[in-house]
């Protein structure tokens, strides 16, 4: 050095003018690119993540619900076992999840040069949002470093 654990910290960008009553949403035009791989630098390639889904699946996890047995009491109530169903919250699993061609240069490039293209979650809005509010001071793929290990 790599490897396990554990811990700290870091982890997403971008708008004007027109038209209108009214629009950063529509017309023009601009202007932006998450993380990890890949014979070489990627929004378009493989892959992962975030947002949505579920009669999945799970758990010393929170809360409510009916029932069911014990103990104590003995109108009413009180503590306790043992599963159940639902809501929540974690986890894990499954769906769902956008867009790239052409040419050059090279030993290698759908990543570089050149020219043209295209794509962008969900709820909101006085009018339809990749750019403007929000969930989100959230989560997060991951990425630097510190500690231990064991050989």
């Nucleotide at each position: 050095a790599a490897c396990g654990u554990g811990c700290u910290c870091c982890g997403g960008g971008g708008u004007c003018g027109g038209u209108g009553a009214g629009a950063a949403u529509c017309c023009g035009a601009a202007c932006c690119g998450g993380c990890g791989g890949u014979g070489a630098a990627a929004g378009u390639c493989c892959g992962c993540g975030a947002c949505c889904c579920g009669c999945g699946c799970u758990g010393c996890g929170u809360g409510a619900g009916a029932a069911u047995c014990c103990c104590g009491a003995a109108u009413c109530u009180g503590g306790g076992g043992c599963g159940c169903u639902c809501a929540c919250c974690g986890g894990c699993c499954g769906g769902u999840u956008g867009a790239g061609c052409u040419g050059g240069u090279g030993a290698a490039a759908u990543u570089c040069c050149a020219g043209c293209a295209c794509c962008g979650a969900c709820g909101g809005u006085u009018a339809a949002a990749g750019u403007c509010c929000g969930g989100a001071u959230g989560a997060g793929a991951g990425g630097c470093g510190c500690a231990c290990g064991a050989g």
This is a predicted structure of a 151-nucleotide RNA (FMN riboswitch aptamer (RFN element)) from Cryobacterium frigoriphilum. It matches the Rfam family "FMN riboswitch aptamer (RFN element)". Its family is annotated with FMN binding in the Gene Ontology. Its mean pLDDT, the model's own confidence on a scale to 100, is 80.